[in-house]
RNA sequence: AAGUGAAAAAGGCAAACUCCGAGAAAUCGGGGGACGCAAAGCCUUGGACCUAAAGGAGGAAUCCUAUGGUAGCCCGGUUGCCACU
Numbered sequence: 001a002a003g004u005g006a007a008a009a010a011g012g013c014a015a016a017c018u019c020c021g022a023g024a025a026a027u028c029g030g031g032g033g034a035c036g037c038a039a040a041g042c043c044u045u046g047g048a049c050c051u052a053a054a055g056g057a058g059g060a061a062u063c064c065u066a067u068g069g070u071a072g073c074c075c076g077g078u079u080g081c082c083a084c085u
Stems, first nucleotide, its partner, number of pairs: 002085004012037002017032006035072001041078003046074002048070003055064003
């Protein structure tokens, strides 16, 4: 420096659910809690998906739309612990 995660160790993160808070919602932050994770560290310029406040269409029902989200959906970028080769 590159590859791999079989065994091991030091540790790390934390789904559902629940409580408090933020938000129009999706969802997010914090406490509890562990389903899982070798990048489940970080990054929405690509795809996918979720939401639709504002805006637009409509007589209405409703529909469209991301400038809002999901990195624990995929690709990609970037940084990094341990062990082995």